[in-house]
A computed fold for a 371-nucleotide RNA from Chitinophaga cymbidii, annotated as Bacterial RNase P class A. The sequence was found by an Rfam model in a public genome assembly. It matches the Rfam family "Bacterial RNase P class A". By type it is a ribozyme. The model forms 97% of the base pairs in the Rfam consensus. The prediction has a mean pLDDT of 76.
RNA sequence: CGGUACAGCCGUGCUAUCGGCUUUCCGGUAACGGAAGGCAGGAAAGUCCGGACAGCACAGGGCAACGCACCACCUAACGGGUGGGUGCUCCGCGAAAGCGGGGUAACAGACAGUGCCACAGAAAAUAACCGCCCCGGUAUCCGGGGUAAGGGUGAAAAUGUGGGGUAAAAGCCCACGGCAGUAGCAGGUAACUGUUAUUGCGGGUAAACCUUGCGUGCUGAAAUGCCAUGUAUACGGUCGUUUGAGGGCUGCCCGUCCGAUGACCGAGGGUAGGCAGAUACAGGCGUUCCAGUGAUGGGCGCCGCAGAUAAAUGAUAGCAGUUCCGGUGCAAACCGGGAUACAGAAUCCGGCUUAUACGCUGUACCGGGUG
Repeated sequence: CGGUACAGCCGUGCUAUCGGCUUUCCGGUAACGGAAGGCAGGAAAGUCCGGACAGCACAGGGCAACGCACCACCUAACGGGUGGGUGCUCCGCGAAAGCGGGGUAACAGACAGUGCCACAGAAAAUAACCGCCCCGGUAUCCGGGGUAAGGGUGAAAAUGUGGGGUAAAAGCCCACGGCAGUAGCAGGUAACUGUUAUUGCGGGUAAACCUUGCGUGCUGAAAUGCCAUGUAUACGGUCGUUUGAGGGCUGCCCGUCCGAUGACCGAGGGUAGGCAGAUACAGGCGUUCCAGUGAUGGGCGCCGCAGAUAAAUGAUAGCAGUUCCGGUGCAAACCGGGAUACAGAAUCCGGCUUAUACGCUGUACCGGGUG
């Protein structure tokens, strides 16, 4: 310098003509007209989490079900974010001990219990194929006994190394280690780290069942509230009237509430209009201010940036912007040709996931050149 992969950021503008929706003001009975403004995203997508808000409802307990799971902090909250710890892993420096950086974790519990670990292998925990040792025999083989240090199988085989000891061996004994538990001391808010002592030593698996701890009411803007218009509960049936039918509170139970001019079923009748919710807030932008390692919080300043309701936010033309390729040129620049993605608000907000042209930043790796 170029390329590949991954992570993150960004993700077009102006003018003219015509058109659409909407805010404020003025004029108008109104329709409408005039003036000054605004008009689709980083994901608006998915509907996966968490909330605001509204209703049930004045409100609860238990079981089930679901979610989360190292520590601390941030946040309205979260399965999100920040920082730290531990395990595993990669790279660099180093003789080593260790130090620094990156990645990753679905990171509570295997000493509550139940399962599972294929095949291979003697055996996956009630171990003996080869081997080693001892005894006997019909003797380069056979039989009996002992062993688990050596070899084999396997992802994993009774804690490692050294020494003693033995017929050969084994924590059988000793020393130093490893892992796990408990207790003391020191550091840290904590997770945890170091150290001393002591006890123990088959292991793995809980995105297997399970156990422990913490948490969760339901529905959803077609929620919900108000106004107007209109008519017929005229009819039939079942149950029932405080000894409570039926219904609500998630799935169940308890409990509780509504309920008699009741509840449910059938068969009918009327309406389908308008307003609110619906955009001023957990709001956006800036900050050489304060606190904090940081996420973030506070202070100060500026701004108001869609509000439709079957759904507007556009069409055409021109000029640019960014970028790629080619040509001319010492260079600046000029000429020609191409690319401009994913995509469209519908109550709103914070996350997560998915899609994405060009360009930018970072990390890792590969290649080339120069010093």